[in-house]
RNA sequence: GCACCCGUAGCUCAGUGGAUUAGAGCAUCUGUCUUCGGAACAGAGGGUCGUACGUUCGAAUCGUACCGGGUGUA
Numbered sequence: 001g002c003a004c005c006c007g008u009a010g011c012u013c014a015g016u017g018g019a020u021u022a023g024a025g026c027a028u029c030u031g032u033c034u035u036c037g038g039a040a041c042a043g044a045g046g047g048u049c050g051u052a053c054g055u056u057c058g059a060a061u062c063g064u065a066c067c068g069g070g071u072g073u074a
Base pairs, nucleotide, nucleotide: 001073002072003071004070005069006068007067010026011025012024013023028044029043030042031041032040050066051065052064053063054062
């Protein structure tokens, strides 16, 4: 250089058949319980889905460019 894959919550990931209010587990915070802590149970906060543009009535999802990471290859 070329080809392919990945980028969604603090972390690990699902969702990629275009329309359901963007989700799960762990973590964090609050409450209950406990002498205290842990565990358990209940609840809450946290995202403009890597960036920009485009297609569309409607985009995490489709297209293009760019950014970052990985794998392969002469």

Overview
The prediction has a mean pLDDT of 80. Predicted 3D model of a 74-nucleotide RNA (transfer RNA) from Candidatus Saccharibacteria bacterium RIFCSPHIGHO2_12_FULL_44_22. It was read from a public genome assembly. The source organism's lineage runs through Bacteria, Bacteria candidate phyla and Candidatus Saccharimonadota. Rfam family: tRNA. It is annotated as a transfer RNA.